The RNA shown here (transfer RNA) has 72 nucleotides and comes from a Patescibacteria group bacterium. The RNAcentral record of the sequence draws on ENA. The prediction has a mean pLDDT of 82. Its Rfam family is "tRNA". Rfam links the family to the GO term triplet codon-amino acid adaptor activity. The family's RNA type in Rfam is transfer RNA.
[in-house]
RNA sequence: GCCGGCGUAGUUCAACGGUUAGAACGAAGGUAUCAUAAACCUUAGACGAAAGUUCGACUCUUUCCGCCGGUA
Numbered sequence: 001g002c003c004g005g006c007g008u009a010g011u012u013c014a015a016c017g018g019u020u021a022g023a024a025c026g027a028a029g030g031u032a033u034c035a036u037a038a039a040c041c042u043u044a045g046a047c048g049a050a051a052g053u054u055c056g057a058c059u060c061u062u063u064c065c066g067c068c069g070g071u072a
């Protein structure tokens, strides 16, 4: 250089093109307890960037960025 794959919450992962993008762990607050842990309840927190297609895009297309692998 060329080819392929991946990019979603602090972490690991979901999400037929159509409801307010969900789950687990983690974080914060609370209940309870003499107290702590466990338990239970509540809350905050994310679609790599830009354009295009579409009534509607995390999802499809293009370019860029980053990571991983292959190739002579």
Base pairs, nucleotide, nucleotide: 001071002070003069004068005067006066007065010025011024012023013022018055027043028042029041030040031039048064049063050062051061052060